This is a predicted structure of a 1526-nucleotide RNA (small-subunit ribosomal RNA) from Solitalea longa. Its Rfam family is "Bacterial small subunit ribosomal RNA". Rfam links the family to the GO terms structural constituent of ribosome and ribosome. It was read from a public genome assembly.
RNA sequence: AAAUAUACAAUGGAGAGUUUGAUCCUGGCUCAGGAUGAACGCUAGCGGCAGGCCUAAUACAUGCAAGUCGAACGAGAUUGAGGAGCUUGCUCUUCAUGAAAGUGGCGCACGGGUGCGUAACACGUAUGCAACCUACCUUCAAUUGGGGGAUAGCCUUCCGAAAGGGAGAUUAAUACCGCAUAAAACAGCAGAAUGGCAUCAUUUAACUGUUAAAACUUUGGUGAUUGAAGAUGGGCAUGCGUUGCAUUAGCUAGUUGGUAAGGUAACGGCUUACCAAGGCUACGAUGCAUAGGGGAUCUGAGAGGAUGGUCCCCCACACUGGUACUGAGAUACGGACCAGACUCCUACGGGAGGCAGCAGUAAGGAAUAUUGGUCAAUGGACGGAAGUCUGAACCAGCCAUGCCGCGUGCAGGAUGACGGCCCUAUGGGUUGUAAACUGCUUUUGUCGGGGAAUAAACCUAGAUACGUGUAUUUAGUUGAAGGUACCCGAAGAAUAAGGAUCGGCUAACUCCGUGCCAGCAGCCGCGGUAAUACGGAGGAUCCAAGCGUUAUCCGGAUUUAUUGGGUUUAAAGGGUGCGUAGGCGGUAAAUUAAGUCAGAGGUGAAAGCCUGCAGCUCAACUGUAGAACUGCCUUUGAUACUGGUUUACUUGAGUACAGAUGAAGUGGGCGGAAUGUGACAAGUAGCGGUGAAAUGCAUAGAUAUGUCACAGAACACCGAUUGCGAAGGCAGCUCACUAAAGUGUAACUGACGCUGAGGCACGAAAGCGUGGGGAUCAAACAGGAUUAGAUACCCUGGUAGUCCACGCCCUAAACGAUGAUUACUCGCUGUCGGCGAUAUACAGUCGGCGGCUAAGCGAAAGCGUUAAGUAAUCCACCUGGGGAGUACGGUCGCAAGAUUGAAACUCAAAGGAAUUGACGGGGGCCCGCACAAGCGGAGGAGCAUGUGGUUUAAUUCGAUGAUACGCGAGGAACCUUACCCGGGCUUGAAAGUUACUGAAGUUAGUAGAAAUAUUAACGUCCGCAAGGACAGGAAACUAGGUGCUGCAUGGCUGUCGUCAGCUCGUGCCGUGAGGUGUUGGGUUAAGUCCCGCAACGAGCGCAACCCCUAUGUUUAGUUGCCAGCAUUAAGAUGGGGACUCUAAACAGACUGCCUACGCAAGUAGAGAGGAAGGAGGGGACGACGUCAAGUCAUCAUGGCCCUUACGUCCGGGGCUACACACGUGCUACAAUGGAUGGUACAGAGGGCUGCGACCUGGUAACAGGAAGCCAAUCUCAAAAAGCCAUUCACAGUUCGGAUUGAGGUCUGCAACUCGACCUCAUGAAGUUGGAUUCGCUAGUAAUCGCGUAUCAGCAAUGACGCGGUGAAUACGUUCCCGGGCCUUGUACACACCGCCCGUCAAGCCAUGAAAGCUGGGGGUGCCUAAAGACUGUAGCCGCAAGGAGCGGUUUAGGGCAAAACUGGUAAUUAGGGCUAAGUCGUAACAAGGUAGCCGUACCGGAAGGUGCGGCUGGAAUACCUCCUUU
Repeated sequence: AAAUAUACAAUGGAGAGUUUGAUCCUGGCUCAGGAUGAACGCUAGCGGCAGGCCUAAUACAUGCAAGUCGAACGAGAUUGAGGAGCUUGCUCUUCAUGAAAGUGGCGCACGGGUGCGUAACACGUAUGCAACCUACCUUCAAUUGGGGGAUAGCCUUCCGAAAGGGAGAUUAAUACCGCAUAAAACAGCAGAAUGGCAUCAUUUAACUGUUAAAACUUUGGUGAUUGAAGAUGGGCAUGCGUUGCAUUAGCUAGUUGGUAAGGUAACGGCUUACCAAGGCUACGAUGCAUAGGGGAUCUGAGAGGAUGGUCCCCCACACUGGUACUGAGAUACGGACCAGACUCCUACGGGAGGCAGCAGUAAGGAAUAUUGGUCAAUGGACGGAAGUCUGAACCAGCCAUGCCGCGUGCAGGAUGACGGCCCUAUGGGUUGUAAACUGCUUUUGUCGGGGAAUAAACCUAGAUACGUGUAUUUAGUUGAAGGUACCCGAAGAAUAAGGAUCGGCUAACUCCGUGCCAGCAGCCGCGGUAAUACGGAGGAUCCAAGCGUUAUCCGGAUUUAUUGGGUUUAAAGGGUGCGUAGGCGGUAAAUUAAGUCAGAGGUGAAAGCCUGCAGCUCAACUGUAGAACUGCCUUUGAUACUGGUUUACUUGAGUACAGAUGAAGUGGGCGGAAUGUGACAAGUAGCGGUGAAAUGCAUAGAUAUGUCACAGAACACCGAUUGCGAAGGCAGCUCACUAAAGUGUAACUGACGCUGAGGCACGAAAGCGUGGGGAUCAAACAGGAUUAGAUACCCUGGUAGUCCACGCCCUAAACGAUGAUUACUCGCUGUCGGCGAUAUACAGUCGGCGGCUAAGCGAAAGCGUUAAGUAAUCCACCUGGGGAGUACGGUCGCAAGAUUGAAACUCAAAGGAAUUGACGGGGGCCCGCACAAGCGGAGGAGCAUGUGGUUUAAUUCGAUGAUACGCGAGGAACCUUACCCGGGCUUGAAAGUUACUGAAGUUAGUAGAAAUAUUAACGUCCGCAAGGACAGGAAACUAGGUGCUGCAUGGCUGUCGUCAGCUCGUGCCGUGAGGUGUUGGGUUAAGUCCCGCAACGAGCGCAACCCCUAUGUUUAGUUGCCAGCAUUAAGAUGGGGACUCUAAACAGACUGCCUACGCAAGUAGAGAGGAAGGAGGGGACGACGUCAAGUCAUCAUGGCCCUUACGUCCGGGGCUACACACGUGCUACAAUGGAUGGUACAGAGGGCUGCGACCUGGUAACAGGAAGCCAAUCUCAAAAAGCCAUUCACAGUUCGGAUUGAGGUCUGCAACUCGACCUCAUGAAGUUGGAUUCGCUAGUAAUCGCGUAUCAGCAAUGACGCGGUGAAUACGUUCCCGGGCCUUGUACACACCGCCCGUCAAGCCAUGAAAGCUGGGGGUGCCUAAAGACUGUAGCCGCAAGGAGCGGUUUAGGGCAAAACUGGUAAUUAGGGCUAAGUCGUAACAAGGUAGCCGUACCGGAAGGUGCGGCUGGAAUACCUCCUUU
């Protein structure tokens, strides 16, 4: 170390949601469980067992709840029976009966209720009484003799309304009082023995004194007195335990003790007198607040936490306060007296009362029952007993208040019925075997019948035993509950189901309605037109005679952590040391036995909990037995550890000696540089300052320069993450004094140690007081700037202060954000002071100061022998954020203020570390017509076109930074057309299906603006037929919508951006989000490639593949071409394939070659070669994604909406409006030009409803004819700039062409609104364009013309193409914009168009202060004082005992006074919190645009600013040092 076996012990522990874009942690909030004396909402069939005023200890009507005994006593109403007298219904008498009341005895101190008070020996537990009492009961011993006087009642009478009271006469007792007797009682006083616990106790025993009684009787007894014991019940004392607040720190005069006396059942300051000055307290006194305590109950794995209702034990109380009497026992719930409050009666004089007993009433409240039955049982009081009394008790009633049990049926039954609900809807799913229907059963309920146990005694009668009242036994007698429980029978599915929930947590989902409304919500959160979250419905889930909600407690919460937490950065280490109490403590031995451990004894009430068994049909419930009660006490033993005592030791600690160290402290002396000032000299116009300036200084001579003098403050270099100090802190040199760590020696002491609540001392800067000093710097202040403002940043000045002495203050980011001490746990390296040792070399060693790292720790960052590791001891501190380090109170301070330090209220977060992004007025690298260098424009003019705005009946709709605005629209006169006005239609304008009818249609009319309606004539389709085409038309199924939602969608598109990025698999790293790969070094247009590397590979992008173009070859020559040949006006023709060209295939370019650089990739070279050179030029092609980007009006489509209209047809109008603003263009402003004439060269396209040569007419637009061409053939077609001539000479022109007039042409049903073109005339603005801004890097810009689509025509100057002519410039990446990669900071994540601070204004809420006003409880002093108690006392009563009366003391209560404490309220006032869209600024987060923060002082609307000192929890850059690696 592991395994096995045995023994003992144990039955017991679950989490989730919510901070973030995501993660881990810290941390709070919330939920799921159980419970209740509960209440409320909805619902409700039965039974058993329990429970039932938690609030107003508020007030109570009415009835009942404590009486009994005639066997203690007197008296005796009434009634019955008999007798006598007679007046026949009266009197007398005998016997029996014995009511009400009274004397007396016992009981009333139990039982029952409540929890006000009480923080206490009240309670619990354990002890003690050598300091005590105990009626009734039991046992034992002794006694019970003999007298006396009253009194209630009764009778008479008086007062009073009553309650009640007075007087007189008379009477009894087991009532009362003497006398006798009397000890084991009590008191006094000697002795002896034994024992103990200090006083003492026990036993023995001598003497003296004092003290008692009651009778009744059936003669059996029952009582009475004294004493001793027992039992029971109490009293007292003590140890331990027993709530919160220290913002309650001192309390106490009978207080603490003693002596003496009194008092008590008894000890005792319990009381009094005297003496002493004590007693309690940080181990919490005193004060205040709250509270009956326990057994137990709930919860919990337990430890604990909460509670104390019902039942049991104890205590306290009885309207409030006080007081005693009686009694064995009371300071007495249903007794008394007094005072007070309240209620009632009253004749106004005076009286009565006390439900916190049972019922009940009112009130309060969310809320808690019957004015019931019986003493049958159990228990109690009295009695000899019968018995009486008993709201104790036993029962019943009410209430789902709880626990437990039962039922509301069971089986079959598919056409999976009807109905409901849902859907993708001819149908399917679900409700659902559910129903209907068939069969079965009968608990419960109803009806009928039977019917308990609980009862055994007492007692009466009898019997037996002993022998005379006991035991046993027989018979009789007694039931409120109750005709109840229970049993039997009958009919019949018959009489019986609801509540909550269904977003996640948390089991259960759809439709409709609503539209941030109504509402929900335990937390997170739902609701703004598709809500599983609101309301309804269907369905489902969970419980079930209940189900939910609310309230409260425990749990979960290890979220107060003993079990079982933390403090570098999350809340949390005191600013530092010294040190008191306390806590803890080295090695060895002896002794003790307090802690500790073990055995035994006592106790730990019962009930309850747990286990076994048993009884109610089961269970709940109950009975019985056991276990348990983890505690306390006593005793015996053990002695390792801790403690006490003693002895010894040296390693902890200290001392001594030696040499050496340092910015350690205090006081004095001295020094030079700099600064300022003054004086003088010399000298002239500026100086100074800033981003730029100005204020300021200066010709009265500044600044700069020199010499001399003075003043105060600070000490360059050395100088260093070096040293010293407890921390704050300490720096020129030197002297004196003081202190100290470290090293070495191992001489001395011998545990003398560590920590340290309170306490004491020190404690930066700022600040305060007094007195000095005052050079510099510099809060405040002033001025100048900046600015929207600038109470700031910058500048010029400048006062406190900064300096010294003395005295205060006592706080800092007083930080290593890390308390002190001790021990242990791998290493490497630098440095300071010693030793080794003579040494600058160096293994080693001791003590400091740093860096990196193993293990380990940590949420991570990180820490890591200088621990944040592993352990031990002691101290300090924390428990969600805000309110708040605030208020109040206390302490300290001269003040500023410091210290101690809350609550109400409010939020569901606040926070730490790290991750990915985004962002930065952070950094590095790189790119782009991004800037720069250039060329040409826009912005000014006129016009065209689009948009906004305005207008309008309508000016249809959409697009709105880049990424809308010559955009949808690549053609608005009608149509288009969606808009407006007016007129029509309603299965519809169009399409489909099914019948039916008819050709279709053409021509001509009528009404009308037309749509449309209608008339006449002609026509009589194709096919052999079936049928078909077309048209009309009834009905039905379908319609239709450019109406809404692009934020429900598909598709398509724009933009970042043709930017170089975006990801994945496996592996590895990290608790994780994530990272790595993709970073790094090079290189590229490129995540392009190379090298390196815990990565290795891969995908979408890049590139390439595709198209056009630049060169060549081959093939093919018609409509193209023509060198040579023939022939022409002409490639027109014959011919030719050579060339051009056409159009197919192929070749070619790859850093392949050379030089240089480089490891390579690659780069450079006007290199070579080549038509082309490093991607040759251009196009198509657009990663993951972003912008809820755009489009419901191209189209498609969910949902919603309209249906004689939001559909559809027609006519007319509008989309073309016009003060104005913007965008995009055209034409210009002219001579590089205009005009006129001549002349040359393209490419790419189009053409039959077409292009139209050519001819004629017309100035022309064009018209009339007309060849050719479905196109390399014919045609549009003239290319223009260019070139060659002529003219114009700088002008509003021979520039420019707008506008307008007139006349025409063409298209079209139709050119008025509103077309284009032609001719003539007219001839506007404009002379190159402010701020600003756009495009472009080569066949590009610029400039010139040509074509096409759409299209009847055209508003085309647009769009898309084509070719002609054809430049300039790029030093470069500092800056602007955009982008990519790496890194850094972040309080951002809707991502800087972010976040966020404070004043002010508004509303609401709670709190503080406040002149005052008004309560409460407690204490103190003084005055007064009832009943009672104690005490004193001549007169009065009494024979006496004693009493009355009077006085004193004390006291409840009352009054007065001054303080303290604690509430309520208040004009006003202060800050705080909360509240979708208020005002002013912009303080903080990035270097947050002046780095931020801490302490302090001053200032300012506000955030805040500035000064002084401090911190890094500051970015960037450079340098230094150190470390790691080579």